[in-house]
RNA sequence: CGGGGCGUGGCGAAGCUUGGUAUCGCGCACGAUUUGGGGUCGUGAGAUCGCUGGUUCGAAUCCGGCCGCCCCGA
Numbered sequence: 001c002g003g004g005g006c007g008u009g010g011c012g013a014a015g016c017u018u019g020g021u022a023u024c025g026c027g028c029a030c031g032a033u034u035u036g037g038g039g040u041c042g043u044g045a046g047a048u049c050g051c052u053g054g055u056u057c058g059a060a061u062c063c064g065g066c067c068g069c070c071c072c073g074a
Stems, first nucleotide, its partner, number of pairs: 001073007010026004020057001028044006050066005
């Protein structure tokens, strides 16, 4: 320098191809159960989706630029 992949709650992933205001597990908070803890069950908080611009009635999703990480080639 060129090509490819990845970036989504505290952590790990799904959702992207088929655009319609985000799901699951672990963790966390509260409650029930228990003498207490653990376990189990229930409820809840927490991500505007790496940044920025564009397209669109509407963008995590499509398009451009940029940043970070990983791989391959020179």